[in-house]
Context: one part of a larger RNA
């Protein structure tokens, strides 16, 4: 190290019955609860039988009667269940971290929202093109939730999305103008000429600039199974206590049903009840919810689970507390 056995006790071990042990039929007969979606639960649980010989009935399977042996008759080598009560989570069968996590995580059927009228939306690709689909809204894509049952409250102020168009704001480009300027012509002043100044008219144009012109934004409305959010203080009833009630401030609106010390409760081993001789765990209540709450779903729920917590029976070297034995490995010695 791998196995075997053990007095008395029997989980006192330990984070935890981990490991080991027990029961030994998916053969027959009997029997089987709560709950339930009426299918289940269920092989629930629990009890009895099982060999061989003779004989009777029968085609046989099988059944009836009589007898024999053993501690033991599916005489078990392989193979081949421990069971029950109660809660949490997840409906379920499935999937997953190849090599520390199999789960309460993922998926799921169902529910719901959004997009898409077909050269569809969407995805890949620079494109051609392809998938979607040789499909057509009972179809396809995307998000959320997650069977089923009862349900899913308030808020559109912020953010997002959808719709709207009166007004405000607003880019490049384009169009039409202005324009210090350039140039041409005419008139005129000064000047000998060259030149220079002023006015009018035409053409032209860089900078600069005006007007017109889209979506968007501002603006108006809608929208929560969109992202999200869902108050404070003071007073009050003929014991006390409490506050149906009142006042006031703020807000877009102040958490509805249900659940609640919870996989959420800090204080906390909350308080009460149950279970134990004794329980920080567990179950049932209460509610003062530090900091539950309604498809980031709320609350239940039969069945299911190598899931997680608590309890019980049986059983045991897990333990009190150790002992003995078999085989093997390493080292050492020979």
């Nucleotide at each position: 190290g791998u196995c075997c056995u053990c007095a008395a006790g029997g989980a006192a071990c330990u984070c935890g019955g981990c490991a080991a042990a027990u029961c030994a039929g998916c053969g027959g007969c009997c029997g089987u609860a709560a709950c339930u979606u009426c299918g289940g639960g269920a092989u629930a649980a629990g009890g009895c039988c099982u060999g061989c010989c003779c004989u009777c009935a029968g085609c046989a399977a099988u059944g009836g009667g009589g007898g024999c042996c053993g501690c033991a008759g599916c005489g078990a080598a392989a193979g081949a269940a421990u069971u029950c009560c109660u809660a949490g989570c997840g409906a379920c069968u499935g999937u997953u971290u190849a090599c520390c996590a199999a789960a309460a995580a993922c998926a799921c059927a169902g529910c719901u929202c959004c997009c898409u009228g077909c050269g569809a939306a969407c995805u890949c690709g620079u494109a051609a093109g392809a998938g979607g689909a040789g499909g057509u809204a009972u179809a396809g894509g995307g998000g959320g939730u997650g069977a089923c049952g009862c349900c899913u409250g308030a808020c559109c102020a912020a953010u997002g999305c959808c719709g709207g168009a009166a007004g405000g704001u607003c880019a490049a480009g384009u169009a039409c103008g202005g324009g210090u300027g350039g140039u041409u012509g005419c008139a005129u002043g000064c000047u000998u000429u060259u030149g220079u100044g002023u006015g009018c008219a035409g053409c032209u144009g860089g900078a600069c600039u005006g007007u017109a012109u889209a979506a968007g934004c501002c603006c108006c409305g809608g929208u929560g199974a969109a992202u999200g959010u869902c108050g404070g203080c003071g007073a009050u009833a003929a014991c006390u206590a409490u506050a149906a009630u009142c006042g006031u401030c703020c807000u877009a609106a102040g958490g509805u049903a249900g659940c609640g010390c919870a996989a959420u409760u800090c204080c906390u081993u909350g308080u009460c009840g149950g279970g134990u001789a004794a329980a920080u765990u567990c179950c049932g209540a209460c509610g003062u919810g530090c900091a539950c709450g309604a498809a980031u779903g709320g609350c239940g729920u039969a069945a299911c689970g190598a899931c997680u917590g608590g309890g019980a029976a049986a059983c045991u070297g897990u333990c009190u507390c150790g002992a003995g034995g078999a085989c093997u490995c390493g080292c050492u010695c020979g």

Description:
This is a predicted structure of a 334-nucleotide part of an RNA (large-subunit ribosomal RNA, domain IV) from a Minisyncoccota bacterium.